[in-house]
Context: one part of a larger RNA
């Protein structure tokens, strides 16, 4: 390698799209590459068996069988599978009409609490912190209170196992622009499909680069506790960041730890949209259960059941997610990814 596997033992790629390539509905008709069904040639020798001789014995001779050989060639038939070509279907895939639901994307405009910060007015001594206390604000007038201004960064309550998006992800309102769904009507179309090595996009946080912004947070850092000591919890300050507008980075426990479509398969309940008077049914989203399966937990029409297709990946621990070469990236890093001692 296979063979056997990949929820949790090692294993599904973060996530899509899509070239080779695998693999693919229904019903005909021509073909005869692949299939297959006779024949007939061919298929060196050594070796192996047998036989004749021998004999302790594998040593001698012979060419009979058979093995090498389910092979190769070349002839004649079969036409169901498959493959070709041609014509034909509608169930798969798409297109159209008419409903519809939405925090799906991209810009713009806007609101009201609230925390800081400020004017001004009233007022007088603590305010604030903790397990307890200091640091630390305040008589240059804080806290608290009324009232107006600035700005910044999230959008309570509706709010849900709930919607939506491929996955990252997505929530104040309103407007424009825009993708992709679901039902029903079956008018069009007629296999136009599934997967998908390379490749291309896309990808949360922190993190790079230029430039604005900067309210509250809050890495480092300070300073105060604690403690034996505390480079922590704990508390007071704080700067990168955290917001924006551009552009790199490409990683996460990128999880459902469950690759992608497709078909089949006992039943209850509960919610979302659609369609429908109504049962009910369609696409989704939860919760329990038969058979099945599973090592066990569970899983169970959203399968981890039952079946066929494509892909990725796995092969004791650890060294190691290292080193070495390459590729990418401003940089941090990222990808791809061994050995050896050892156990």
């Nucleotide at each position: 390698c296979u063979g056997g596997g990949c929820g949790u033992a090692a294993a599904g790629g973060g996530c899509a799209c899509g070239u080779a390539g695998g693999c693919g509905g229904u019903g005909a008709a021509u073909c005869g590459g692949g299939u297959u069904g006779a024949a007939a040639g061919u298929g060196a020798a050594a070796g192996u068996c047998g036989c004749c001789a021998a004999a302790a014995a594998u040593a001698g001779g012979u060419g009979g069988a058979a093995u090498g050989a389910u092979g190769c060639u070349c002839u004649c038939g079969a036409a169901a599978c498959u493959a070709a070509u041609u014509c034909a279907c509608u169930u798969g895939a798409g297109u159209g009409a008419g409903a519809u639901a939405g925090a799906g994307g991209a810009g713009a405009g806007u609101g009201a609490a609230a925390u800081u910060u400020u004017g001004u007015g009233u007022g007088u001594u603590u305010g604030g912190g903790u397990g307890a206390a200091a640091u630390u604000c305040a008589u240059a007038g804080a806290u608290c209170u009324a009232u107006g201004a600035a700005g910044g960064a999230a959008c309570g309550c509706c709010a849900a196992a709930a919607g939506u998006g491929a996955a990252g992800g997505u929530a104040g309102c309103u407007c424009u622009c825009u993708a992709g769904g679901u039902c029903c009507c079956u008018a069009c179309c007629g296999a136009c499909g599934c997967u998908g090595g390379a490749g291309u996009g896309u990808g949360a946080a922190a993190g790079c680069a230029u430039g604005g912004g900067g309210a509250g947070c809050a890495a480092a850092u300070a300073a105060g506790a604690u403690u034996a000591g505390a480079u922590a919890c704990c508390c007071u300050a704080a700067u990168a960041g955290u917001c924006c507008a551009u552009c790199c980075u490409g990683u996460a426990a990128a999880c459902g730890a469950u690759g992608a479509g497709u078909g089949u398969u006992c039943g209850c309940c509960c919610u979302u949209u659609g369609u429908g008077u109504a049962g009910a049914u369609c696409a989704g989203g939860g919760g329990c259960c038969c058979a099945a399966c599973u090592a066990a937990c569970g899983c169970g029409u959203g399968a981890a059941a039952c079946a066929a297709u494509c892909c990725u990946c796995u092969u004791g621990g650890g060294g190691a997610a290292u080193a070495c070469a390459g590729u990418c990236a401003c940089a941090a890093g990222a990808c791809c990814g061994a050995a050896a001692a050892u156990u």

The part of an RNA shown here (small-subunit ribosomal RNA, central domain) has 343 nucleotides and comes from Elaeagnus macrophylla.
The prediction has a mean pLDDT of 84.